Small-subunit ribosomal RNA from an uncultured prokaryote, 1462 nucleotides, folded computationally.
RNA sequence: AGAGUUUGAUCGUGGCUCAGAACGAACGCUGGCGGCAUGCCUAACACAUGCAAGUCGAACGUGAAGCUAUCCUUCGGGGUGGUGGAGAGCGGCGGACGGGUGAGUAACGCGUGGGAAUCUACCCAUUGGUACGGAAUAACGCAGGGAAACUUGUGCUAAUACCGUAUGAGCUCUACGGAGAAAAGAUUUAUCGCCAAAAGAUCAGCCCGCGUUAGAUUAGCUAGUUGGUAAGGUAAUGGCUUACCAAGGCUACGAUCUAUAGCUGGUUUGAGAGGAUGAUCAGCCACACUGGGACUGAGAUACGGCCCAGACUCCUACGGGAGGCAGCAGUGGGGAAUAUUGCACAAUGGAGGAAACUCUGAUGCAGCAACGCCGCGUGGAGGAUGACGCAUUUCGGUGUGUAAACUCCUUUUAUAUGUCAAGAAAAUGACGGUAGCAUAUGAAUAAGCACCGGCUAACUCCGUGCCAGCAGCCGCGGUAAUACGGAGGGUGCAAGCGUUACUCGGAAUCACUGGGCGUAAAGGACGCGUAGGCGGGUUGGAAAGUCUGAUGUGAAAUCCUACAGCUCAACUGUAGAACUGCAUUGGAAACUUCCAACCUAGAGUAUGGGAGGGGGAGAUGGAAUUAGUGGUGUAGGGGUAAAAUCCGUAGAUAUCACUAGGAAUGCCUAAAGCGAAGGCGAUCUCCUGGAACAUUACUGACGCUAAGGCGUGAAAUCGUGGGGAGCAAACGGGAUUAGAUACCCCGGUAGUCCACGCCCUAAACGAUGAACACUAGUCGUCGGGAUGCUUGUCAUCUCGGUGAUGCACUUAACAGAUUAAGUGUUCCGCCUGGGGAGUACGGUCGCAAGAUUUAAACUCAAAGGAAUAGACGGGGACCCGAACAAGUGGUGGAGCAUGUGGUUUAAUUCGAAAAUACGCGAAGAACCUUACCUAGCCUUGACAUUGAUAGAACACACUAGAGAUAGAGUGGUGCCCUUCGGGGAACUUGAAAACAGGUGCUGCACGGCUGUCGUCAGCUCGUGUCGUGAGAUGUUGGGUUAAGUCCCGCAACGAGCGCAACCCUCGUCCUUAGUUGCCAGCAGGUUAAGCCGGGCACUCUAAGGAGACUGCCUUCGCAAGGAGGAGGAAGGUGAGGACGACGUCAAGUCAUCAUGGCCCUUACGGCUAGGGCUACACACGUGCUACAAUGGGGCGUACAGAGAGGUGCGAUACCGCGAGGUGGAGCCAAUCUCAUAAAGCGUCUCUCAGUUCGGAUUGAAGUCUGCAACUCGACUUCAUGAAGCUGGAAUCACUAGUAAUCGUAGAUCAGCAAUGCUACGGUGAAUACGUUCCCGGGUCUUGUACUCACCGCCCGUCACACCAUGGGAGUUGAUUUCACCCGAAAUUGGGAAGCUAACCUUCGGGAGGCUACCACUUACGGUGGAAUUAGUGACUGGGGUGAAGUCGUAACAAGGUAACCA
Repeated sequence: AGAGUUUGAUCGUGGCUCAGAACGAACGCUGGCGGCAUGCCUAACACAUGCAAGUCGAACGUGAAGCUAUCCUUCGGGGUGGUGGAGAGCGGCGGACGGGUGAGUAACGCGUGGGAAUCUACCCAUUGGUACGGAAUAACGCAGGGAAACUUGUGCUAAUACCGUAUGAGCUCUACGGAGAAAAGAUUUAUCGCCAAAAGAUCAGCCCGCGUUAGAUUAGCUAGUUGGUAAGGUAAUGGCUUACCAAGGCUACGAUCUAUAGCUGGUUUGAGAGGAUGAUCAGCCACACUGGGACUGAGAUACGGCCCAGACUCCUACGGGAGGCAGCAGUGGGGAAUAUUGCACAAUGGAGGAAACUCUGAUGCAGCAACGCCGCGUGGAGGAUGACGCAUUUCGGUGUGUAAACUCCUUUUAUAUGUCAAGAAAAUGACGGUAGCAUAUGAAUAAGCACCGGCUAACUCCGUGCCAGCAGCCGCGGUAAUACGGAGGGUGCAAGCGUUACUCGGAAUCACUGGGCGUAAAGGACGCGUAGGCGGGUUGGAAAGUCUGAUGUGAAAUCCUACAGCUCAACUGUAGAACUGCAUUGGAAACUUCCAACCUAGAGUAUGGGAGGGGGAGAUGGAAUUAGUGGUGUAGGGGUAAAAUCCGUAGAUAUCACUAGGAAUGCCUAAAGCGAAGGCGAUCUCCUGGAACAUUACUGACGCUAAGGCGUGAAAUCGUGGGGAGCAAACGGGAUUAGAUACCCCGGUAGUCCACGCCCUAAACGAUGAACACUAGUCGUCGGGAUGCUUGUCAUCUCGGUGAUGCACUUAACAGAUUAAGUGUUCCGCCUGGGGAGUACGGUCGCAAGAUUUAAACUCAAAGGAAUAGACGGGGACCCGAACAAGUGGUGGAGCAUGUGGUUUAAUUCGAAAAUACGCGAAGAACCUUACCUAGCCUUGACAUUGAUAGAACACACUAGAGAUAGAGUGGUGCCCUUCGGGGAACUUGAAAACAGGUGCUGCACGGCUGUCGUCAGCUCGUGUCGUGAGAUGUUGGGUUAAGUCCCGCAACGAGCGCAACCCUCGUCCUUAGUUGCCAGCAGGUUAAGCCGGGCACUCUAAGGAGACUGCCUUCGCAAGGAGGAGGAAGGUGAGGACGACGUCAAGUCAUCAUGGCCCUUACGGCUAGGGCUACACACGUGCUACAAUGGGGCGUACAGAGAGGUGCGAUACCGCGAGGUGGAGCCAAUCUCAUAAAGCGUCUCUCAGUUCGGAUUGAAGUCUGCAACUCGACUUCAUGAAGCUGGAAUCACUAGUAAUCGUAGAUCAGCAAUGCUACGGUGAAUACGUUCCCGGGUCUUGUACUCACCGCCCGUCACACCAUGGGAGUUGAUUUCACCCGAAAUUGGGAAGCUAACCUUCGGGAGGCUACCACUUACGGUGGAAUUAGUGACUGGGGUGAAGUCGUAACAAGGUAACCA
């Protein structure tokens, strides 16, 4: 310090997630030691048991046990005296500290800093006193009540308990005369106490400034309320309380209400600012079962005190009583979760005491817990045949790995034994079997956890097969998973490691430091203006802000620095710094502020002439539509893509005239004008607002912005009353359509118009708040003014408005750019992921519709912006193509052939599936092929390698069987080397085992090959340049071409793969060569032949050359190039072929071959026989033959090219009607053969018919091939003679030697289902105006929400499941509040006629006190109402989520009616 995740990729916006630190933690696995810390975060839930606050005999009466002396005795004991110290009591001090908890509390509670009207036991120091009296009472005794707790009566008694009197330095009150008011003693000494006063210290109470959570969907709250006077009350101020008077007080700087919460020092995180938090330690507060109350006291409204009420628990004799662990342990319960019913007062501290001492669950220690932090260890060195094992492997090896074994060494730790500190000061040690030290033993006692796809360090094998599972985010898993589970290995940390929860960080993702708002979320619809915020120049003063110095405070601890103590560290100590704050005080005066005085540049006012659809009211006009009336006139009109509804013979439409009525205002009209915005458009008049310009004069900062507030605010809607021509939601009808509640058409009501009143929203947009200042230009236009002359429809300048372009600069980019989105200042509004949702609830407004304000649960990992490359568009432009058009011939109808689907079957083997499967793999299924089925057989196998043994090989015939196979025989010994022993090669047999074998699966694991786009003109690279970048440029543009072909231009310059050319064939010529080819001339010869001699001229053959390049001419053009022409065999690529860029379709093929993985192994392998692949209601593709006269048939007759031939082609001849047979000349081929080419031509016949067309089908007889033609061959002859008379919708091929038509050959092959395929030649057309349209393609451009790329994306209802939520008749709680009733205890007030020790008394009584009783206030409780809130609720509303549901197709392209807002 960043990283992952939206996209095909990019930049930016934006959320989600991760890496870090932390913890009073918990859970999982594991666990050696020590030190120091820490340990109920939940039920302020309930508590058994023990302990946690007592002490003082030196205040007092009394005086137990024990001991002792003595006496008595029933021998148990008892009495008396002393000692002793103490139970209970009285009294004093302390139980208000210490310890616990955080329920309540949003508060002067806490923090910080101040203040005045106070108290303060014990403590310190000082002053002055401590005199004289008195009356009781507990204990105790006696007698009662009660189960108990406890209690009553009576009698005795003491004090430092209580009371009176005296005194009064000082104190209090005062009318200044005076009045009031104190004490306690103990003791042998010393001493300790007591009273009063004043002072200190300490503690406490009170007041004030500032700070201290969230909500406005809480906006008004308050009657003791705010103030005053008087009184009361308090230690003390005060409405603290009461009476009276006044009507105040608080609040947008957030009162009141609601929710939550103890506050702080600190802790944690962070660079900091901040955020979160408030365990342990420390300060303060509050509380002590819940609520109320006072008493005592220096101090309490009292945790281990009291009274009352309530709930709960316990005891009970049922009458009544007792209790309060949020003290320490401990128990139950709750919970994910938190310890021992320990030791000791040795230390520190506290209470009491003169002290000894007692008490102290404070505290010191120990126990439990890896809960945390820190430290140590689990060994060290050597050790390679790199052992075994395990894992992996390309089978060679590699990893684990110096790791182990083994050798040498050490002893921290452990165990055992011994010894032994400091903590203590004179004594006193719980800890303590202490820490430490010494000795002995012996590597001995001691390693796990998580992770290994990316982020993020670390990889392989096996298993699994969208299953099981993982997952923090992205995402893995559907048969080769580094992501699941296991293993080996590795990485990280380590007595721990992971997970989970929570906090901060990263997050500049609430932005003070430090963000934004044109399009990503975000500028209010617009104006006026209140509070508030901000504000021009000069001078003087003040000193609030500001700056600076000093002082006080900011507790300690913590953090930081230095040093020091435990062996180090954690931990601890000492010192310093710091605590960024607050207060007081001194100073400065630049800036802000305040006061005073002035100024004119901001702002405003006056004056002047102009511009304007600015606003309101009234009046007036013409065009047009419609309606009415009348005329002319006749059959249609209207409407649409086409129609129909509709109007019209009752006279429409058209046309003319007149009349009526309403609405809107043509031309002018313009990126022009005016207005704050909405908005404003005929003409004239009246009223009226604002702005600009110019001129001087005046005021003197009067300004800017603007939360609330007020006003204005399109359209539509609403109310009342008018109006209503046209248009037109709803509605009706006609079309369209699968449907059409739409788009189109015919009608048509609200409405649109006017007046008044509402509504208050719009994509109310420049998606851009207002104001001011500054920052290059250029070109228009509107209004005003100035200057100039050449006086114009002129030029220049200037102020204000409104546009275009463009620099700096800004921006994610697009873009903005003096009218800023630049640079600055001021103020306001708004935003913080998408959805849920601008929704619900609540409030306000509204007649309603609704508007405004405005959430949450839940859900997703994205949603969104700009730009880029593609793809696509029922977008555009240009261009090409047998793409259309123009033509020719077909297919689709028939019969047959062939392939496919389907069906059937034991099997009908498998593959191919739009174009790019279907006469395709198959250039040839009777057996074989053959992969399929049935049946019979084999199991190291039909085939390969290794192999003990035996034999050469091999040939022949026999038996059984359908055959495979099995059985039993006969013959036969070869080749090479040799040291003659033998060895070798090939072949056969063959135990055992490795292995063979598989047309089994996966073409979505692959290689290779192939199809298609497409022979389309494209596809890229290097360097440079542009861009933040993806990318662009080049390759675009203007021309041209078949072509990214070439030229020109150009931030590009070059290059590569493609195009073209180079290659082959054909077309012309030449050279060479001349047999098997040829024959012109010469010659022989027959009747037919180059048949023979001869020749190579020609044809031809087959090798090499030439030739064509827009080269020449004309013309157009800058050029490239085009058009025409000449010459030429050929002319603009001469024709054809081979040749197929980057890539696309997970295209095809595991069944050509090769191959990874998986599967089978007496079978999914192998052999054999027979069957099947040839089935047949049907459907489709591709073909053949036809339907006839441009024809069929008969006869005669002419002319090719290219091929094939030795298991072959097979001539002449003979036989057969024929297929063919017999036979075998010639030919390994320019020689021989296949082999007659056919259409054509000539002639005869047929005469339009299911025929002399057509030939299917069937019968009979044959031929050939073959082991074998039944399933299932071809051909021949005779006979038979189906359908079919030119083919619906639709659809295919072809642009010249092409289509059409005619025959020929070949591969495969024994034969052939070939009408197929591949070649060959013969005859030989028609047409192309052209590019509007269909299809395909290319280039540029445009839009896009597509990128699996339109066969895309995507919306809503319905149906189903689940989830959270709103409403809901109600219902159940909780909290608060109001009114009324009741009213405990207690204080206060009143108060006896009842009771009464101290004082007085005249002895009668009185004073005083106490009590009953009464009153006020009031807790709890009751009744009723209200508000808030939570749970639940039949039913109901929408929302969200969910691989394959239904209906449509709304949006994205002009999305097929542009979309969107109200």
Its mean pLDDT, the model's own confidence on a scale to 100, is 84.